Context: one part of a larger RNA
Molecule: small-subunit ribosomal RNA, central domain
Organism: Pseudomonadota bacterium
RNA sequence: CUGGGCUUAAAGCGCGUGUAGGCGGCUGGGCAAGCGUCUCGUGAAAUCCCACUGCUCAACGGUGGAACUGCGGGGCGAACUGCCUGACUUGAGGUUGGUAGAGGUGUCCGGAACUCUAGGUGGAGCGGUGAAAUGCGUAGAUAUCUAGAGGAACGCCAGAGGCGAAAGCGGGGCACUGGGCCAAUUCUGACGCUGAGACGCGAAAGCGUGGGGAGCAAACAGGAUUAGAUACCCUGGUAGUCCACGCCGUAAACGAUGCGCACUGGGUGACGGAGGCUCUUACGCCCUCGCCGCCGAAGCAAAAGUGCUAAGUGCGCCGCCUGGGGAGUACGGCCGCAAGGCUAAAACUC
Numbered sequence: 001c002u003g004g005g006c007u008u009a010a011a012g013c014g015c016g017u018g019u020a021g022g023c024g025g026c027u028g029g030g031c032a033a034g035c036g037u038c039u040c041g042u043g044a045a046a047u048c049c050c051a052c053u054g055c056u057c058a059a060c061g062g063u064g065g066a067a068c069u070g071c072g073g074g075g076c077g078a079a080c081u082g083c084c085u086g087a088c089u090u091g092a093g094g095u096u097g098g099u100a101g102a103g104g105u106g107u108c109c110g111g112a113a114c115u116c117u118a119g120g121u122g123g124a125g126c127g128g129u130g131a132a133a134u135g136c137g138u139a140g141a142u143a144u145c146u147a148g149a150g151g152a153a154c155g156c157c158a159g160a161g162g163c164g165a166a167a168g169c170g171g172g173g174c175a176c177u178g179g180g181c182c183a184a185u186u187c188u189g190a191c192g193c194u195g196a197g198a199c200g201c202g203a204a205a206g207c208g209u210g211g212g213g214a215g216c217a218a219a220c221a222g223g224a225u226u227a228g229a230u231a232c233c234c235u236g237g238u239a240g241u242c243c244a245c246g247c248c249g250u251a252a253a254c255g256a257u258g259c260g261c262a263c264u265g266g267g268u269g270a271c272g273g274a275g276g277c278u279c280u281u282a283c284g285c286c287c288u289c290g291c292c293g294c295c296g297a298a299g300c301a302a303a304a305g306u307g308c309u310a311a312g313u314g315c316g317c318c319g320c321c322u323g324g325g326g327a328g329u330a331c332g333g334c335c336g337c338a339a340g341g342c343u344a345a346a347a348c349u350c
Base pairs, nucleotide, nucleotide: 004321005320006319007304008303012318014201015200016199017198021194022193023192025088027086028085029084030083031082033081034080035077036076037075038074039073040072041071042070049065050064051063052062053061054060091191092188093187095184096183097182098181099180103177104176105175106174107173108172109171110154114150115149116148117147118146119145120144121143125136126135162169163168206247207246208245209244210243211242215241216240220236221235222234223233258317259316260315261314262313263312266295267294268293269292271290272289273288275286276285277284299306300305323350324349325348332343333342334341335340
């Protein structure tokens, strides 16, 4: 490189926006770069191939032919690709009217619980465990009532439910704001798909500065357990968890399944719309679009399984894999305050 692959065997970038590039709906006309055909020139010799021939054969050699699949010029053709130009509406987008939603940002508010503070009642225990002890308590704890303070999280509703590109999003109100879906056909007229680089977002932990700190809780201390117990259990407890701004850029970032489009039997349900049916006017039935599940035909698959949400059948583009260990390491480079991240070998060994 060809070929083969990427749910679980090695392999889909965590997710998006998008540059170059690759790819590109239907139709008319033109051009003729790609493409086809014919022709001319050239394609040194040798080599390879074919025929004949010379060394007794062969290797080797001689003569002729073919070939040299290429390049250049010219004529013709116009289906396909391309380019130019015109038209189209089904792809894509816009408009109008609806609609559901923990989608995002900011701000304000609420109740339950918890801890603390002050006070009242009360008077010996509380707490904790397998059992205990450390711990707390006559300086009055636990329990209970009242008042106040504070921080964090939002029970029921709640659903295999919804929204978001992913990370993720759940008390209530308001402001600002993104996207989806449905219906109508009115508008633009291929404006599209993918996307190397690039840029942005990105759980938790961690880092910087400043704040905050109720509960929880790495580290740490003590009590137990145990042969030991640097653990599991218990009592405490600091970072942290929270907020603002700035970093970090990772994950079993998972559907371990890249994105887009088309096509390919069905059954059943949840959610959001639209339409229709009717002596039942809607809580019913039917149909349809979107989305999320379950079961399954064919097919696919090593099997498990998957199966219109494909892992089926095809097309386009990107990413990635190439035996195990060494190693996601070293070195170098880039990034970072650091922690470290990204890129990424080899010797050696099985």